[in-house]
Large-subunit ribosomal RNA, domain II from Candidatus Sulfotelmatobacter sp., 694 nucleotides, folded computationally. The organism belongs to Candidatus Sulfotelmatobacter, within Bacteria. The prediction has a mean pLDDT of 83. The RNAcentral record of the full RNA draws on ENA. It matches the Rfam family "Bacterial large subunit ribosomal RNA".
Context: one part of a larger RNA
RNA sequence: GCCGGUGAGUUUUUGAUUGCUGCGUUAGUUUAACCAACUUCGUUGGGGAGACAAAGUGAAAGCGAGCCCUAACUGGGCUAACACAGUAGCAGUCAAUAAACCCGAAACCGGGUGAGCUAACCUUGAGCAGGUUGAGUCCUGAGUAAUAUCAGGAGGAGGACCGCACUCGUAUCCGUAGCAAUGGGUUGAGAUGACUUGAGGUUAGGGGCAAUAUGCCAAACGAACCCGGAGAUAGCUGGUUCUCCCCGAAAUAUAUUAAGGUAUAGCGCUGGUUAAUUGCGGCAGGGGGUAGAGCACUGAAUGGUUCGUGGGGGGGCAACUUCUCGCAGCCAAACAAACUCCGAAUACCUGUACGUUUAUUCCAGUAGUCAGACUUGUCGGGCUAAGCUGAUGAGUCUAAAGGGAAACAGCCCAGAUUCCCAAUUAAGGCCUCUAAAUAAGAGCUAAGUUUUUAAGGAAGUCACGACCCAGAGACACCCAGGAGGUUGGCUUAGAAGCAGCCACCCUUUAAAGAUAGCGUAACAGCUCACUGGCGGAUGGUUUGUGGCGCCGAAAAUGUAUCGAGGAUUAAGUUCUUUGCCGAAAUUGGAAACUUCAUGAUAAUUUAUUAUCGUGGAUUGGUAGGGGAGCGUUCUAUUUGCAGUGAAGUUGGAGUGUAAACUCUGGUGGAGCGGAUAGAAGUGAGAAUGCCGGC
Repeated sequence: GCCGGUGAGUUUUUGAUUGCUGCGUUAGUUUAACCAACUUCGUUGGGGAGACAAAGUGAAAGCGAGCCCUAACUGGGCUAACACAGUAGCAGUCAAUAAACCCGAAACCGGGUGAGCUAACCUUGAGCAGGUUGAGUCCUGAGUAAUAUCAGGAGGAGGACCGCACUCGUAUCCGUAGCAAUGGGUUGAGAUGACUUGAGGUUAGGGGCAAUAUGCCAAACGAACCCGGAGAUAGCUGGUUCUCCCCGAAAUAUAUUAAGGUAUAGCGCUGGUUAAUUGCGGCAGGGGGUAGAGCACUGAAUGGUUCGUGGGGGGGCAACUUCUCGCAGCCAAACAAACUCCGAAUACCUGUACGUUUAUUCCAGUAGUCAGACUUGUCGGGCUAAGCUGAUGAGUCUAAAGGGAAACAGCCCAGAUUCCCAAUUAAGGCCUCUAAAUAAGAGCUAAGUUUUUAAGGAAGUCACGACCCAGAGACACCCAGGAGGUUGGCUUAGAAGCAGCCACCCUUUAAAGAUAGCGUAACAGCUCACUGGCGGAUGGUUUGUGGCGCCGAAAAUGUAUCGAGGAUUAAGUUCUUUGCCGAAAUUGGAAACUUCAUGAUAAUUUAUUAUCGUGGAUUGGUAGGGGAGCGUUCUAUUUGCAGUGAAGUUGGAGUGUAAACUCUGGUGGAGCGGAUAGAAGUGAGAAUGCCGGC
């Protein structure tokens, strides 16, 4: 890992509610303990103590169809009757109670077992090759006044030195399911000591021991191990077993030692009452201060104007004048979530003779939900950032399959009961992959733009304009001129059109600047403006707007930003037109379920149920609610099968909407079904489930 088996809402007591049954509905229903008889369990009879109901009200005494509040109610609260039923049992659901659907802690507490490992200590033993160094001390000699001191010798101290055994474990390599749950090789530390070691003993779990490392206490010690309390608790994770039918959520508010939990409300389901002009739509009537707009208030901000007014500076003897800064008035343009002289659409409220017809409200029972996501409208936060975050309206997903978007929960179209054959369409498409026009008309694009993006840039191209010039000849090329006073004055070494400053005239002219650029040391020289000629316009210069394009444009495995091939008067793009394709949508045929209406038949409790028919509508679905069934084991009653072959098992055939069931061949060799009731150790694919096999 697979296969087989096993594996999870149970039971007790109490209460609530629903259904059914008994008795009762002219007010009752019911026994508990216990006793007796017969007795295998047990059954029958007795037992009315008590409980609930039949009357309420008050805190209570109490009063009572009334009671209470009050000194007292023409007041208020509760309540009977009119309008009148309960009680006991069984079953379902829920709550509480207990382990309470199952498995799962880390921990806590109690009583014991451990120092044969290891830590420390006690008692008694054992071990340490060889070599080196040479302390105190002593002896002899020298030496001194005496010491001191010196030399030689003896001797053998030391947590001394080197180094085996022994003990340890420094560095590195190997080993890493190993030779080994800590080893091996090489290298290394101590090796007469706070040394090493044998045997026997002592210290025990909030305790020991510890040259303290939270280390060790029998291969996992921040508190050992074993058994017990014990099925501890787990607002947490995982798992929770047959079928079909109907409905179908939430991810919000408030509170919470609350935030991944829970309670109440909201939203779901089931049953029921009352139906009200309840809901929704239409119509009509309302209030508002949002969007917008505006500047009349508040606040912020700009330009002009007056000479109205104030401050400051200058001129002036003064009058006055001028500059500047405010205030005020006027004019113009404009801003605001916390401004408003104004002011919608929606929404909300009210009414209603209209449409729909329970969609609404209420009562009872019972859930799940409290992590939401994206898209879009309007906003707050943020950077008018985020697949960001918060609010509000709508949609989808969640819980929704199908078609489109190449692929793609949240986008577009559209809501799948089942089957059949086609058809009509939606979004989206119609060259091939790939169903359907290589359709039609008129344009544009040349960039493979299409098939990524901006500021910005550009004689791309198409269309529509505007001012000018032009047959008295435009624009461009080409030919010629482009002069004189004058080298203007100043400056300067020089300054001659052209370093710089000032001025920028006059003349001759068809025209020619006291010069627009290059150039020289300064001149010179080459162009330009300007003029003439040549040439001959289906014109030219400048400029604006719009369409489609161009550049801007760099990334990491491989083209790689059309899904691909490929496409250029298109298979790109704009406008117009007609066809076609295209879904589980819609339509046609058949069938089923649920429900409503209606008809018939049957049964009885006489207003219900069942069956059959007709017509209409419905039938996606997670959490979850409701309904109806299938199957397993056992019990009771009844009825059957079986050696002419039961159960089981393995093939085949058939039936039912499904769970399933029936028939039959083989195998097997002794028990097993149907019906009606009842009771459950009642259904397996998942729990890193448990046991077994392979």